[in-house]
């Protein structure tokens, strides 16, 4: 830059007070153990692995490429497993919805 972000996935051990990215407010998890850190499982389909379709190249098919599209899969790279990115903030229609902004992942 582009694209996603109301879907879906937890158990165990170590440790001890905190967390939920910042700020404000609000709401909520938390000693029946928060954050971390380990180890196992899982989840999901960004990269990935394939079919089919289309289009190019080809005088035509084969041969080979390329992108959208619509299946499949999970061996590898990430990422994720409490609540929409917990939710409001700003704009704009009008009380809910759309959009910026910021923030996260992935290429």
């Nucleotide at each position: 830059u582009u694209a996603u972000c109301a879907a879906g996935a937890a158990a165990g051990g170590c440790c001890g007070a905190g967390g939920g990215a910042a700020u404000a407010g609000a709401c909520c998890c938390g000693a029946u153990g928060a954050a971390g850190c380990c180890u196992u499982a899982g989840c999901a389909a960004c990269c990935c692995u394939u079919g089919c379709c289309u289009c190019u190249u080809u005088u035509u098919u084969a041969c080979a490429g390329a992108a959208u599209g619509c299946g499949a899969g999970a061996a590898g790279g990430u990422g994720c497993u409490a609540a929409a990115u917990u939710c409001u903030a700003c704009c704009a229609a009008u009380u809910u919805u759309g959009g910026a902004u910021a923030g996260a992942u992935a290429a």
The RNA shown here (SAM riboswitch aptamer (S box leader)) has 107 nucleotides and comes from uncultured Aquimarina sp. The sequence is in RNAcentral, with records from MGnify. Model confidence (mean pLDDT): 79 of 100.